[in-house]
């Protein structure tokens, strides 16, 4: 240099006309001020915060899952363990170290259940082809038969420890080293693990985002939540329509206080219907409607919830980090059928995409470059 891989930045810029939300000024004309996103998407996880529901335990579901921190909390993050996958280096080989990079990464000798196709044979296995000892035919090449054999081929996604020498008629952990795995026991580590020494020749595959087991955790509903104010209409409830003033007497009172009866005077005459009530009357009583009045709930509207928060910015500290703490600064959309736009000019490579109760996360979508880091290559020096 140029490629590939992770990670951060930006997410058009400018100038003119006109408009549109909210405020803020002003008696009004008018005028100043702000006004989408890194994903506002998708609703796929965690929370706020509101309202229902709620002995206590068990079941049923349903989600997470190595370890440690972080966090308001998560399935997010950070960093760490073991593992896969690439490369490089080494080793006779397996392996071993290093770097990069994945990722729902607890348990398949508690239990069941599946492993299609190919394959002789898919789990306490198999002998297809090969290889070997014997025997038998055969001039021979070679072919049959009875064993033996899992080192080679050969299928598979996968075949019953791997490697190398030694044995062996040919193999075989059949032996021995090394690697791996069991079991012990030691020592480092917060711990998941690791690293050593002993022993053991070692049948127990794969699949739990397959039923199960195990451990922890989980009430529903969502801002059209919820709260307040509050018409007309109709329904619900309670109520009213005859009295008042004065006198005398009774009984009561701290008191002409209150109260009952009885006479005067002024005022109405509740229109209708039925009981008390056999006929008549009675400003007697009860009870229906309908009339009027208050009350109390909901709807329609209308306020609020509504953006000052787990907030941003900058510095410093603590810490591997993720993050915390601390000091200053600053307030940055708040509609409600929904504002943030439109058209002209210059100039670019300008995508994706439009807020709706608010925040952490994650996935998905997306323009042109710049920056830092690894890693490969290839040239100089």
């Nucleotide at each position: 240099c140029a490629g590939c891989g992770g990670g951060g930045c930006c997410g058009g810029a400018u100038g003119g006309u006109c408009g549109c939300a909210a405020u803020c000024c002003g008696c009004a004309a008018g005028g100043g001020u702000u006004g989408a996103g890194g994903a506002a998407a998708g609703u796929c996880c965690g929370a706020a915060c509101u309202c229902c529901a709620c002995a206590g335990a068990g079941c049923a579901g349903u989600g997470u899952g190595c370890c440690g921190g972080a966090u308001a909390a998560c399935g997010u993050c950070c960093g760490g363990g073991a593992g896969g996958a690439g490369g490089c280096a080494u080793u006779c080989a397996a392996g071993u170290g290093c770097c990069u990079u994945c990722g729902a990464c607890g348990g398949c000798c508690a239990g069941u259940g599946c492993c299609a196709c190919a394959g002789a044979g898919a789990a306490a296995a198999u002998a297809c082809c090969g290889c070997c000892c014997g025997c038998g035919a055969g001039c021979a090449a070679u072919c049959g038969c009875c064993g033996g054999u899992a080192a080679g081929g050969g299928u598979g996604a996968a075949a019953a420890g791997g490697u190398g020498c030694g044995g062996u008629a040919a193999g075989a952990g059949c032996g021995c080293a090394c690697c791996g795995g069991g079991c012990g026991c030691g020592c480092a580590g917060u711990a998941a693990u690791g690293c050593g020494c002993g022993u053991u020749g070692c049948a127990u595959g794969g699949u739990a985002a397959a039923c199960c087991c195990c451990a922890c955790a989980c009430g529903g509903a969502g801002c059209a939540a919820g709260a307040c104010c509050a018409a007309a209409u109709a329904g619900g409830g309670a109520g009213a329509g005859a009295g008042c003033g004065g006198c005398a007497c009774g009984c009561u009172u701290u008191a002409u206080u209150g109260u009952g009866u009885g006479c005067c005077g002024c005022g109405c005459g509740c229109a209708u219907c039925g009981g008390c009530u056999c006929g008549g009357u009675a400003c007697g009583c009860c009870a229906a409607g309908a009339u009027c009045u208050c009350c109390g709930g909901g709807u329609a509207g209308g306020u609020u919830g509504c953006u000052u928060g787990a907030g941003c910015c900058a510095c410093g500290c603590a810490g591997u980090a993720a993050u915390g703490c601390g000091u200053g600064g600053c307030c940055u959309a708040g509609a409600g059928g929904a504002a943030u736009g439109a058209c002209c000019g210059u100039u670019u490579a300008a995508a994706c995409a439009g807020a709706a109760u608010u925040c952490g996360g994650c996935u998905u979508a997306c323009g042109a470059g710049c920056c830092c880091c690894g890693c490969u290559g290839c040239g100089a020096g």
Annotation: The RNA shown here (Bacterial RNase P class A) has 381 nucleotides and comes from an Acidobacteriaceae bacterium. A source record names the gene rnpB. The organism belongs to Acidobacteriaceae, within Bacteria. The sequence is in RNAcentral, with records from ENA.